[in-house]
RNA sequence: CGGGAGAUAGCACAGAGGAAGUGUAUCUGAUUUGGGUUCAGAUGGUCGCAGGUUCGAAUCCUGUUCCCCCGU
Numbered sequence: 001c002g003g004g005a006g007a008u009a010g011c012a013c014a015g016a017g018g019a020a021g022u023g024u025a026u027c028u029g030a031u032u033u034g035g036g037u038u039c040a041g042a043u044g045g046u047c048g049c050a051g052g053u054u055c056g057a058a059u060c061c062u063g064u065u066c067c068c069c070c071g072u
Base pairs, nucleotide, nucleotide: 001071002070003069004068006066007065010024011023012022013021018055026042027041028040029039030038048064049063050062051061052060
């Protein structure tokens, strides 16, 4: 320098145009003498960043940052 893959909740990941969910963690309640387990509920996200396309973008296009792999 070129190519490929990735970036989404504290953490691990799904979601591939109609607008974000699962597990885990945290908090509250029930259960227990208490803790753990189990169950119910809640909190937590400008989807790496900046533009563009679209009625509408996490998703499509362009640029860019970081990390990983391959090649030169």
The RNA shown here (transfer RNA) has 72 nucleotides and comes from Candidatus Vidania fulgoroideorum.
The organism belongs to Candidatus Vidania, within Bacteria.
Its Rfam family is "tRNA". Its family is annotated with triplet codon-amino acid adaptor activity in the Gene Ontology.
The gene name in the source record is trnP.